A computed fold for a 90-nucleotide RNA from a Candidatus Dadabacteria bacterium, annotated as c-di-GMP-I riboswitch aptamer.
Model confidence (mean pLDDT): 80 of 100.
Its Rfam family is "c-di-GMP-I riboswitch aptamer". Rfam links the family to the GO term cyclic-di-GMP binding.
The model forms 90% of the base pairs in the Rfam consensus.
RNA sequence: AAAAUGAAAGGUCAAACCGCCCGAAAGGGUGGGAUGUAAAGCCAUCGGCCUAAGGGGGGGUGACUCUCCUAGGGCGGCAGGGUUGCCAAA
Repeated sequence: AAAAUGAAAGGUCAAACCGCCCGAAAGGGUGGGAUGUAAAGCCAUCGGCCUAAGGGGGGGUGACUCUCCUAGGGCGGCAGGGUUGCCAAA
């Protein structure tokens, strides 16, 4: 120095839940909070999962309403992959 790995120290991020804001929803932002985390940094191109405003199909109706499909909306804290990166014992 590299690969594999994760003992120690310092530091990082922040689940549930709560307030406010954005959104049709899923969910997100922010302030608290701390279950956890060595990539829980970044990337939604593949798989998976969530939502269905809009669009499309079908049924009923006086207005209208019910139902099914659909991601161009989301989840990287679901897993893989790509990429960058702190410390360091055995």